[in-house]
RNA sequence: UUCUUAUCCAGAGAGGCGGAGGGACUGGCCCUUUGAUGCCCGGCAACCAUCGGAUCGUCAUGAUUCGAACGGUGCCAAUUCCUGCAGGAUGAAUGAUCCUGAAAGAUGAGAG
Numbered sequence: 001u002u003c004u005u006a007u008c009c010a011g012a013g014a015g016g017c018g019g020a021g022g023g024a025c026u027g028g029c030c031c032u033u034u035g036a037u038g039c040c041c042g043g044c045a046a047c048c049a050u051c052g053g054a055u056c057g058u059c060a061u062g063a064u065u066c067g068a069a070c071g072g073u074g075c076c077a078a079u080u081c082c083u084g085c086a087g088g089a090u091g092a093a094u095g096a097u098c099c100u101g102a103a104a105g106a107u108g109a110g111a112g
Base pairs, nucleotide, nucleotide: 001112002111003110004109005108006107007106008105013041015040016039017038021031022030023029025084027082028081042076043075044074047072048071050068051067052066053065054064055063056062080104085101086100087099088098089097090096
C1' cells in the first nucleotide's frame, strides 16, 4: 500500500509539560490563550490474545453466551459533528425537515 470481513447515536480527568492551531477531504458549523493539536500520566472499551462460568454439540477439534481485564491494538468535544452520491416521505415548492441505502473515512482481525 491492496483485498476480505466486523464495528462506528454508548463510554472515558476542572492532572503535568508545552505553546497555535485543530475537527481526514468539500461546503457548512464548531472547538481553541478561560489555552487547542501534540507528548506524559490517568481513564474508557472489550476487536484480538488470555483466564473463568453457563448452555448446546462432536469420535475429536468446537459453537453460542456471560464475566474478568495482567498482554497486543484502539479510543477519550459535538452520531464518523453535519454534509457531499442514489432513492424515498412531508410539503404548493426551487427552500426546509426527516428516513433508507451507497460512497468516503476510522479502528480491529485475517490475507497478499